[in-house]
C1' cells in the first nucleotide's frame, strides 16, 4: 500500500428495511437464612463509532472517515 471482518446498555451480545432489549453477566432492592453463600423475585442504565446519502421509514442499504482485529504484498 491492497483486501476482508467488527463497532448497539457497565460487559458479552440479539434485532439484517417497519415500536432498539430477545437474552446472559454485572449493579441496586427484596424473599429465603442465626448470618452468609447459592437460589428465587423485582428493578435502573441507549438511540446503535463519526459525518453525509438513499428511503415514507436505516442498527440494518450506499459513500467517506475514526478505532480494533485478520490476511496479502513490500521490506534488495
Nucleotide at each position: 500500500g491492497c483486501c476482508c471482518c467488527c463497532a448497539u446498555a457497565g460487559u458479552c451480545c440479539a434485532a439484517u428495511g417497519g415500536c432498539a432489549g430477545a437474552g446472559a453477566c454485572a449493579g441496586a432492592g427484596g424473599a429465603c437464612u442465626u448470618a452468609a453463600a447459592a437460589u428465587c423475585c423485582u428493578u435502573c442504565c441507549a438511540g446503535u463509532g463519526u459525518c453525509g446519502g438513499u428511503u415514507c421509514g436505516a442498527g440494518u442499504c450506499c459513500g467517506a472517515c475514526u478505532g480494533g482485529g485478520g490476511g496479502c504484498a513490500c521490506c534488495a
This is a predicted structure of a 76-nucleotide RNA (transfer RNA) from a Candidatus Nanopelagicaceae bacterium. It was read from a public genome assembly. Rfam family: tRNA. The family's RNA type in Rfam is transfer RNA.